[in-house]
RNA sequence: GAAGCGCUCCAGACCGCCGCUGGUGCAUGUCCCGAAAGGGCGCACUGGAGGAAGGUCCGGACUGCACAGAGCAGCGUAGGGGGUAACACCCCUCCGGCGUGAGCCGAGGAUCAGAGCAACAGAGACGAGUCGGUGCGGAAGCUUGGCGCAAGCCAAGGCAAGCACCGGGUGAAACGGGCAAUCUCUACGCGCAGCAACACCAAGUAGGCCGGCGUUGACGUGGCUCGCGGAGCCGGCGGGUAGGUGGCACCGAGCCAGGGCGCGAGUCCUGGCCCAGAGGAAUGGCGGUCAACGCCCUCGCAAGGGGGCGUCACAGAAUCCGGCCUAUCGGGGCGCUUCACGA
RNA sequence: UCCCUGGUAGCUCAAUGGUAGAGCAACCGGCUGUUAACCGGUAGGUUGCAGGUUCGAGACCUGCCCAGGGAGCCA
Numbered sequence: 001g002a003a004g005c006g007c008u009c010c011a012g013a014c015c016g017c018c019g020c021u022g023g024u025g026c027a028u029g030u031c032c033c034g035a036a037a038g039g040g041c042g043c044a045c046u047g048g049a050g051g052a053a054g055g056u057c058c059g060g061a062c063u064g065c066a067c068a069g070a071g072c073a074g075c076g077u078a079g080g081g082g083g084u085a086a087c088a089c090c091c092c093u094c095c096g097g098c099g100u101g102a103g104c105c106g107a108g109g110a111u112c113a114g115a116g117c118a119a120c121a122g123a124g125a126c127g128a129g130u131c132g133g134u135g136c137g138g139a140a141g142c143u144u145g146g147c148g149c150a151a152g153c154c155a156a157g158g159c160a161a162g163c164a165c166c167g168g169g170u171g172a173a174a175c176g177g178g179c180a181a182u183c184u185c186u187a188c189g190c191g192c193a194g195c196a197a198c199a200c201c202a203a204g205u206a207g208g209c210c211g212g213c214g215u216u217g218a219c220g221u222g223g224c225u226c227g228c229g230g231a232g233c234c235g236g237c238g239g240g241u242a243g244g245u246g247g248c249a250c251c252g253a254g255c256c257a258g259g260g261c262g263c264g265a266g267u268c269c270u271g272g273c274c275c276a277g278a279g280g281a282a283u284g285g286c287g288g289u290c291a292a293c294g295c296c297c298u299c300g301c302a303a304g305g306g307g308g309c310g311u312c313a314c315a316g317a318a319u320c321c322g323g324c325c326u327a328u329c330g331g332g333g334c335g336c337u338u339c340a341c342g343a
Numbered sequence: 344u345c346c347c348u349g350g351u352a353g354c355u356c357a358a359u360g361g362u363a364g365a366g367c368a369a370c371c372g373g374c375u376g377u378u379a380a381c382c383g384g385u386a387g388g389u390u391g392c393a394g395g396u397u398c399g400a401g402a403c404c405u406g407c408c409c410a411g412g413g414a415g416c417c418a
Stems, first nucleotide, its partner, number of pairs: 001339010012290007020048007029041001031040003050314001054325002057323005062194004069226004074190005079093005094108001095106004109185002114183002116179002126176001131167006142157006198246004208237006219229002239417002254273008292311008344414007353367004361398001369385005391407005
C1' cells in the first nucleotide's frame, strides 16, 4: 500500500424568530367546553424519538381469572458448563464443517424400545433374502475305472442341498447403514388471557320479550378429567352508550463514572443524575454561520484554492422492559489477518 | 393488542417428500363461402423471495415480502 476479519461509536453542530406538546411552581376568574364525571385557558423555568421506536418472533414485568392447584393431552427447547428476572438470548468450551488466515457457521440428545420412508437405475431397496464368484462340503442317482458268476461292493470325478467369505456394475444408500427440521422415546420447561388487560366515575333504559341449558352443577375454565368457586348462562329480537379518570412514564431488571471479582457474558460496592409521553395521536417550520458528501463552473503545471446548487439513509414512540430478526446514505475509532514492496 | 388463511402457466385451481399438471385463454393447422362451435397439434413455470434438512422439497423447518380475513362496549 492492497484485500479482508472482529468489536465499537456517530446519525450534522451552533445562533435567532415563530409554533406543538409533557412536567413543576405561581397565579385561580360568578371564565370557557360539557348533561355530568371531568377537562381547558395565563406567566416563569424546564423535558421532548431510535439504533432500530419497525416485524410482533421469543422471554419477562404488570393485571384478571383459586394471590394458579393435580393428572392426561398439546406445545416448545436439546453437546458440556456458566450468566440472567427469564428466554429459543448472551458468554466460555468440546465436536463437526468452511476459509491460506484473522475468523465464520452449526435445530450437534437417542435409530441396541418400537413403527415408518427411499422415485429412477439396478439381479436385488429396508428385511431378510436373491444374483455372480471363490473355498469348504459332498446323500441318492450319474460318468469312468477296478473287483465279483451274480446281487452288488470299492475308488475317482463332477452335480444338488447346506456353510463361510468376497463384490465387477447400478445407485445417495447394497448384508450396514441413512433419515428423528417423519411418528416416537428421553430430559427439562410451559395454567389461560392480554393495557380495547384491569379498576373506578358519570350518563342512558324497555335492567324488556322469545327459545334453549342449569344445584343430577350450567357458567368461571378458550383441549379434556378432577379439584375450587358457583346461580345463573347461551342464542335471537329489541334497547342504550359510543364519555371521563387511573393503570401511564420521576425511582426503574434505569443511566453515567470509578473501584473489586470473573477468561468472558456479567455481578457487587461507592458516588453522581432524573432522561419523551399523546390519546386521530406533540417532537416542527423559516433564516444565518460552520462542517460532511455529491454535481457543475472557474483559477493553477501540479498539490490544491474560490464560487454556485442540492442533501441526508432506514425510519418514526403508543403499558413497560430484556433479546432476536429485518431495513439503513455516509463517516470515525480500536484490535487483528493475508499478500506485495522498502529498510 | 391478540390471532387465522393464502401466494403454483395470462386466469381459475390440482399435485401420499419421487418427471410440476388440468380446464379456459394464446399460437399453428384442419373443417367452412366466412366466422363461431368442433377436431388435431404447439408453446408457456425462478411453485412469492432467501437460506437450511434430506439422496431428492411445490410440500418439512427458519427468516423476510405481499394479499385477504377474524375477535374484543353496556345490558